[in-house]
RNA sequence: CUCUUAUCAAGAGAAGCUGAGGGACUGGCCCGAUGAAGCUUCAGCAACCAACAAAAUGUAAGGUGCUAAAUCCAGCUGGCAGUAAGCCGAAAGAUGAGAA
Numbered sequence: 001c002u003c004u005u006a007u008c009a010a011g012a013g014a015a016g017c018u019g020a021g022g023g024a025c026u027g028g029c030c031c032g033a034u035g036a037a038g039c040u041u042c043a044g045c046a047a048c049c050a051a052c053a054a055a056a057u058g059u060a061a062g063g064u065g066c067u068a069a070a071u072c073c074a075g076c077u078g079g080c081a082g083u084a085a086g087c088c089g090a091a092a093g094a095u096g097a098g099a100a
Stems, first nucleotide, its partner, number of pairs: 002099007013042005021031003025075004043067003048063002051059003071092001076089001078088003
């Protein structure tokens, strides 16, 4: 990097260094010198894998992951409905587990 599969409306941030970007992409809309991103430390959330408990299920931070906003919203000659609002699905993306 590619493929398969499950989940994605819940939950959970402080300090230090540093200093202008960030929210995947595009459009919007937001966050940001009352300090973005990054690094470090400490803390927290959570139950995908592993572990333990006979099982349902639970405990729990060992391996990952995460800690603004629903994956922030939309993206498609998609479906239902239709005055409109709206609902559902697909795609794309993220994370875990597995495979080549």
A computed fold for a 100-nucleotide RNA from Ureibacillus chungkukjangi, annotated as SAM riboswitch aptamer (S box leader). Lineage of the source: Bacteria > Bacillota > Bacilli > Caryophanaceae > Ureibacillus. Rfam family: SAM riboswitch aptamer (S box leader). From the family's description: The SAM riboswitch is found upstream of a number of genes which code for proteins involved in methionine or cysteine biosynthesis in Gram-positive bacteria. The sequence was found by an Rfam model in a public genome assembly.